[in-house]
Molecule: SAM riboswitch aptamer (S box leader)
Organism: Tyzzerella sp. An114
RNA sequence: AACUUAUCAAGAGAGGUUGAGGGACAGGGCCCUGUGACACCCGGCAACCGGCAUAAUAGCACGGUGCCAAUUCCCCCGCAUUAUAUAUAAAUAUAUUGUGGAAGAUGAGGA
Numbered sequence: 001a002a003c004u005u006a007u008c009a010a011g012a013g014a015g016g017u018u019g020a021g022g023g024a025c026a027g028g029g030c031c032c033u034g035u036g037a038c039a040c041c042c043g044g045c046a047a048c049c050g051g052c053a054u055a056a057u058a059g060c061a062c063g064g065u066g067c068c069a070a071u072u073c074c075c076c077c078g079c080a081u082u083a084u085a086u087a088u089a090a091a092u093a094u095a096u097u098g099u100g101g102a103a104g105a106u107g108a109g110g111a
Base pairs, nucleotide, nucleotide: 003109004108005107006106007105008104013042015041016040017039021032022031023030027075028074029073043068044067045066048064049063050062051060052059072103076101077100078099079098080097082095083094084093085092086091
């Protein structure tokens, strides 16, 4: 790496340094950014693993990760739903909402 499994609508600074870009990848959209992005430091959130505590839960947040604009920012495939357009109808197309999957991210496993 493959694979397995859990989670992904909540939460997180008007701090310091820096100085132009950034939102994982290609493309498209839509955004953030000099009222200062990215990055680093400090700070914080959460509580997956370890640890501590307990009779057991709840708990703590000490260690290991993770995370701190927008749903995983949106884009793929199916099912249902509602609306509109074409249509006698069946049906098709586009959009809405719900839901399942795929993909991805993170944790814990992992020959």